[in-house]
Context: one part of a larger RNA
Parts: sequence; C1' cells; structure tokens
RNA sequence: UGAUGGGGGUUUGCACAAGCAGUGGAGCAUGUGGUUUAAUUCGAUGUAAAUAGAAGCACCUUAUCGGGGAUUGACAUGCCACAAAUCCUCUUGAAAGGGAGGGGUGACUUCGAGAACGCAGAUAUAGGUGGUGCAUAGAUGUCGUCAGCUUGUUCCAUAAGGUGUUGGGUUAAGUCCCGCAAUGAGCGCAACCCUCAUGUUUAGUUGCCGCCGUUGAGGUUAGAACCCUGAGAAGACUACCGGUGAUAAGAAAGAGUAAGGUGAGGAUGACGUCAAGUCAUCAUGGCCCGUAUGCCCUGGGUGACACACGUGCUACAAUGGCCGGGACAAAGGGUUGCGAUCCCGCGAGGGUGAGCUAACUCCAAAUCUGUCCUCAGUUCAGAUUGUAGGCUGCAACUCGCCUGCAUGAAGCUAAAAUCGCCAGUAAUCGCCGGUCAGCCAUACGACGAUGAAUUCAUUCUCGGGCCUUGUACA
Repeated sequence: UGAUGGGGGUUUGCACAAGCAGUGGAGCAUGUGGUUUAAUUCGAUGUAAAUAGAAGCACCUUAUCGGGGAUUGACAUGCCACAAAUCCUCUUGAAAGGGAGGGGUGACUUCGAGAACGCAGAUAUAGGUGGUGCAUAGAUGUCGUCAGCUUGUUCCAUAAGGUGUUGGGUUAAGUCCCGCAAUGAGCGCAACCCUCAUGUUUAGUUGCCGCCGUUGAGGUUAGAACCCUGAGAAGACUACCGGUGAUAAGAAAGAGUAAGGUGAGGAUGACGUCAAGUCAUCAUGGCCCGUAUGCCCUGGGUGACACACGUGCUACAAUGGCCGGGACAAAGGGUUGCGAUCCCGCGAGGGUGAGCUAACUCCAAAUCUGUCCUCAGUUCAGAUUGUAGGCUGCAACUCGCCUGCAUGAAGCUAAAAUCGCCAGUAAUCGCCGGUCAGCCAUACGACGAUGAAUUCAUUCUCGGGCCUUGUACA
C1' cells in the first nucleotide's frame, strides 16, 4: 500500500420491515441432471447454467447413429485434353448414384482462338460443427448505472509510498460549497440523444369537419375551428416568496404551473475483477484427420423414462361457471400475401373472391346487462383415453396443429423454505409481431384495457460505498 475481521463509525439499496400476488403441494408444457440407448449431437453448471445458445427439431435443419455409396472431392484457384450447354426416353436402385439411347447445335470472332457450361486426367491442395476459450482477436456476462479510477507539476518521506482524493456540511453522484501543502487535468457522474406528458406556430392528404347521396359504396369548387398526423420553436432553471442554514452549497414548506426539485421511461456501463463463458456465429496460431475425423443419400435419433431440480401454464370455484344481448383500445402485419361479403358445414374448415403495394383494409377480452346453477369433487376443474373429421406439406407411424361426440384423472389454496414488486407499478384481461409450409408458443418481444394495498423507518438479515482500527496474510 492492499486484502481481511462473527472491530468501530457513517451511509445506501424491494436488503429487512409494512403490504399485495406468487413458487414449493396437483395435472400438463418446457429446459437440465441422471438412467437407458446403435444414437439419445454439442457446448452452458451458485449468484452471473437450466422457455438460456434455439426469432420455430416430421424430411431439410443436423453437427449424432445404422445402412448404401463416390474419392481432386458438395465448394475455390491454377494446367492439359475432349465436347457447346440446357433437354427427352428407357433401365437398375430405398435414394444417392450407375448403365443405355435419342435430340440438339447456339451467341461472339482479328477465323488463330477465346468465354460460359459439362466431362476425363494429373498435381498443388480442397474440406473438417475435429482438439486447445489455460495460445488468441472480436463481441458478451458479472460486481454495477455502484461512484469510483487515475495523472502532470509542487511539497513531504532514506525508500516502498503519501499528499491532492482526507476534514466540516451537502447530494442520487469524487454533486456542489467552505476549509486545507497543495494547484491543475483526464476517464467516469450529470448534461447533450430518443420516447411520453402541455399549450403554441406551420402544413392539411388517403386523415378530420361541413354539404350532397346511400342498405352500402361514393362525390365535392367548401372549411383549417376541433380530433389527428408530420415538421419547428417554447416550457422547469430551486426561477419566485418568507423563514432555516455559515451571508455558502443546500434542505423543508408555499404559491403559481400541463409538469417541481434527476418530471416518467429508454439508450448510455469508468479503471478493473472472475485464466468467467464462447475455437459450434465469425476470424485465427500451434496440433490432428485427409480411401476419412472430409462429402452425398436413405431410415432412425436429438421427442427414450423408476426418478431429482429449474422456469412456466391451467386450476382447485359463487368477487365464480354456462347461455343470450349490448359497448369501448393501442400497437402491429399484408401481393407466392391479408382477406370482407354471400353460400355449405354443429365445428375445425371448404367454395366464392369485393377491396388493398395500404391514415384504405384485416382484428379484442375482462367489463355492463338478463336467466339458470346454490357449496357439491358439483353445470368447478380439465388431464387421460376412444372414435369421427379438417388443414399444412413429397410425406403427419416414430413425431404436427385444430374440430365434433363420448370419457371426466389428480386437485378443496399447499410443510420446511423461497421469488417479484412502491404507481398507471403489482395483479387481472385480451390483442399483435418475429421465426414460420405447418407447428408442439403455455415461450420471447412489444401493445393497450381495468387498476390496488403498504412503507417513507433502520433494531436485525444480505449486498455495496467512504473513513478509521487490529492482523503471525501478500
């Protein structure tokens, strides 16, 4: 100087407390371990692995296993020879591939040849999701959006080092003020960026509002006030008031304000730590395979199942369930697409196909209201199974989703333990998107609708910051 202490002081955080809703018990979905297997491809393992890589495992993907094949190779460059190439038919085969036949002569030309494609040969080599993340680059997680980490010059010390950065206040903050052997500066903090909240200026088309017309579509020479959509500037700065404080920084209260003390949210992650994770995104050194550890195909597997763990969904009901009627969003997607209307079907869906390259179009549920159910394993719950169907796709057996009828399991609020959250938040409710032929999505990422309770304290638990102190540690 650090590190560390079941030392001290001070301070902070959904850290505890106060509350709300959960997990842990049930069924199912999904990930992991284990076991099994020809294979159950690989990596990730406290926080910081486990609905994570994977924003879609029937084939493909695919890296794995069984079987069948070819060996300059599926792909790239260079040499040489032949031949235009695409195409069609037959045969063998599970396919890949192999064998045979037919047709056909193009475009360019300096008539030498050259270019594209195909095939044969030889050789340099191709190829590798093979190994090493403890050889690496890159980008990432984490402590942590915590307030720290450093440096020039001066001064002090024999030196390592110290000072500044400590002290008194204050702040979300090494934020700011005052003091001081220090005085300046840098990376962080904050601000600058984006979205939301207010009015205003400007612009009005496909939007809005008039008028005409209609079942609906539509038309228009009208309007720019409103809604809305873009673009611009304004607005919040402890600015104002009185007390408080050291006449400071500030803090508490008040006024006015759409908004008040960082207005709310996002992006933004200092020096470094963990030989943290990733050679399977990609790149790359050394090593290894190269008649196979590379390549093609077919079928299986990644979906197995005494069990254990994680993350979720659905429930156990009356603040509810079934049935009928009525209402209100935002944000998104759409031409191999989205699809209104009408017809058929109990339904999934099928037929038709207006309109849309998009302010046109396609789209809520909780809620409200009126019956029934009356506390039951029930008109709760929906697993499982049987059967009949629909859709996508060469193909739904392993292994897809959806629908009808029938079946109707566990489950009556859950032990020890444990997670999230302080405001338009939790909780509840639906809608959309990406991936995508289809979909195992109950996931992930957005969007709105309804909309609480409690704390505003620091005794304790856990993590962090600063100062100080002990230490046989470095």
Model confidence (mean pLDDT): 80 of 100.
The part of an RNA shown here (small-subunit ribosomal RNA, 3' major domain) has 474 nucleotides and comes from Viscum album.
RNAcentral holds the full RNA, with entries from SILVA.